Predicted 3D model of a 73-nucleotide RNA (transfer RNA) from an Acidobacteriota bacterium. The organism belongs to Acidobacteriota, within Bacteria. Its Rfam family is "tRNA". Rfam classes the family as a transfer RNA. RNAcentral holds the sequence, with entries from ENA and MGnify.

[in-house]
RNA sequence: CGCCGGUUAGCUCAACUGGAAGAGCGCCUGUCCUACAAACAGGAAGUCGGGGGUUCGACUCCCCCACCGGCGA
Repeated sequence: CGCCGGUUAGCUCAACUGGAAGAGCGCCUGUCCUACAAACAGGAAGUCGGGGGUUCGACUCCCCCACCGGCGA
């Protein structure tokens, strides 16, 4: 320098053909228990890496940039 893959909740990851974001674990509250754990019920937490474009509408499509991993030179 070129090519490919990735970046979404605290962590690990989903999200179809563009219709507007969820799961598990973790965290908080409550019930239960002498207490803790487990179980059960509820809850908080997201500029979807950043910017621009297309579109009525973008996590999703296009362009640029940043970062991580791999391959080639």